[in-house]
Molecule: SAM riboswitch aptamer (S box leader)
Organism: uncultured Leeuwenhoekiella sp.
RNA sequence: UUAUCAAGAAAGGCUGAGGGAUUAGACCCUAUGAAGCCUUAGCAACCCUUUCUCUUGAAAGAAGGUGCUACAUUCUACCCUGCAACUAUUGUCGGGAUAGAUAA
Repeated sequence: UUAUCAAGAAAGGCUGAGGGAUUAGACCCUAUGAAGCCUUAGCAACCCUUUCUCUUGAAAGAAGGUGCUACAUUCUACCCUGCAACUAUUGUCGGGAUAGAUAA
């Protein structure tokens, strides 16, 4: 920089108190064992292979390299349009931006 991010998928051992990207708020998980490490297993996003196409998209395959296996990227915040209530403002759907994660 580009693409994707409402799906999917577990056990065992060690260890012992935190964790969910924190700038803020809320909420959730956790001694019925957090996070981390190891082993095996699983999932299937990108790279990979094959076929069609020959636009550079689609389908299938495998599990080699990374990755992942609570909760929508946990939710909200910044901007825009619509809708509802309506006093103020709040809520909600959609879109965009910023940020984050993964792959190339």